[in-house]
RNA sequence: UUAUCAAGAAAGGUGGAGGGAAUAGACCCACUGAAACCUUAGCAACCCUUUAUCUCAUAAAGAAGGUGCUACAUUCUAUCCCGCUUAAAGCGGGACAGAUAA
Numbered sequence: 001u002u003a004u005c006a007a008g009a010a011a012g013g014u015g016g017a018g019g020g021a022a023u024a025g026a027c028c029c030a031c032u033g034a035a036a037c038c039u040u041a042g043c044a045a046c047c048c049u050u051u052a053u054c055u056c057a058u059a060a061a062g063a064a065g066g067u068g069c070u071a072c073a074u075u076c077u078a079u080c081c082c083g084c085u086u087a088a089a090g091c092g093g094g095a096c097a098g099a100u101a102a
Stems, first nucleotide, its partner, number of pairs: 001102005010040005018029003022079005041070003046066002048062006074097001080094005
C1' cells in the first nucleotide's frame, strides 16, 4: 500500500489470577483453573498446488508446505463525520484505530 474481518474450527500437559488490543462505559469469560508456553487435533483458504478459459485475470477443485485462527460481530457503544428517524431511544453508511495476509 492492497484485500478481508456477523461464517468456520478444542482436547491434553505445564502454569496459578487474571482475560475479552488502548482509554471510558456496558456486557461477559475465569480457581469446575485466566494470561502465557508446549503437544496433538481441527478450521479457513491469504500465500500456495492443479485444471479450464486465457484479456494473466477470473472461475472451479485441492490442502503437501509458509502464516493465521479455534467464547461472545474486531463482544458492543463512545473517544470522528454524514444521512434517516425521533419525545427519548434507535437505524444505516463512511472514516479513524486494531487484527490477519500478501

The RNA shown here (SAM riboswitch aptamer (S box leader)) has 102 nucleotides and comes from uncultured Muriicola sp. The source organism's lineage runs through Bacteria, Pseudomonadati, Bacteroidota, Flavobacteriaceae and Muriicola. RNAcentral holds the sequence, with entries from MGnify. Model confidence (mean pLDDT): 80 of 100.